Notes
SAM riboswitch aptamer (S box leader) from Nafulsella turpanensis ZLM-10, 115 nucleotides, folded computationally. Lineage of the source: Bacteria > Bacteroidota > Cesiribacteraceae > Nafulsella > Nafulsella turpanensis. The coordinates come from a structure-prediction model, not an experiment, and the mean pLDDT is 81.

[in-house]
């Protein structure tokens, strides 16, 4: 890097360093000299893996010293495509197009496994 599965409206920040960017990408919007990213330390959240215990046919529950992850905003919002609905607009009047809402889904992130 690729593939598969699961999860993503909950939760959890201070200090030091640094010195202008950050929120994946595009658009929007937002954060930022009352100090961005990155790095370090400490603290915390969560419970994917591991571990211990309870239960045990399974499913499940509790803990949190280990391995990851995470600690502005719903994955910040929308985003391929498909289906459903419907106020309005457009039209060559069509079983059409635009816009809007919902569902799935794509994309992205993380974990675990495989490669």
């Nucleotide at each position: 890097g690729a593939u598969u599965u699961a999860u993503a409206a909950a939760g959890a920040a201070g200090c030091g360093u640094g010195g202008a960017g950050a929120g994946a990408c595009a658009g929007g919007c937002u954060c930022u000299a009352u100090g961005a990213a990155g790095c370090g330390c400490u603290a915390g959240c969560a419970a994917c893996c591991a571990u211990a215990c309870c239960a045990c046919a399974c499913a499940g529950g509790u803990a949190a010293a280990g391995g990851u992850g995470c600690u502005a905003a719903a994955u910040c919002c929308u985003g391929a495509u498909u289906c459903c609905g419907a106020a309005g607009c457009c039209c060559u009047a069509u079983u059409g197009g635009c816009c809007c809402g919902g569902a799935a889904g794509a994309a992205u992130a993380u974990a675990a496994a495989u490669u």

The model forms 88% of the base pairs in the Rfam consensus. Rfam family: SAM riboswitch aptamer (S box leader). Rfam links the family to the GO term regulation of gene expression.